[in-house]
RNA sequence: GCCGAGGUGGCGGAAUGGCAGACGCACGAGACUUAAAAUCUCGCGGUAGCAAUACCGUGCGGGUUCGAUCCCCGCCCUCGGCA
Numbered sequence: 001g002c003c004g005a006g007g008u009g010g011c012g013g014a015a016u017g018g019c020a021g022a023c024g025c026a027c028g029a030g031a032c033u034u035a036a037a038a039u040c041u042c043g044c045g046g047u048a049g050c051a052a053u054a055c056c057g058u059g060c061g062g063g064u065u066c067g068a069u070c071c072c073c074g075c076c077c078u079c080g081g082c083a
Stems, first nucleotide, its partner, number of pairs: 001082007010025003018066001027043005045056004059075005
């Protein structure tokens, strides 16, 4: 340099153009227990706010579309192959 695969909450990892983040781990609260472990229930992205709520959020920047994690273009990074 060329070709291919990939980049999503704290971590792993799903998602056929239609509520972004299923499911698991970790974490927080509660139940249970003499106490804990295990188990069960609920919660768990960011910013602002006392809160209600609002806005933002899938590597970065554009495009297509009523609507993009998903399709198209450029760039960055990781892994594999070829030279």
Predicted 3D model of an 83-nucleotide RNA (transfer RNA) from Microgenomates group bacterium GW2011_GWF2_47_9. Its mean pLDDT, the model's own confidence on a scale to 100, is 81.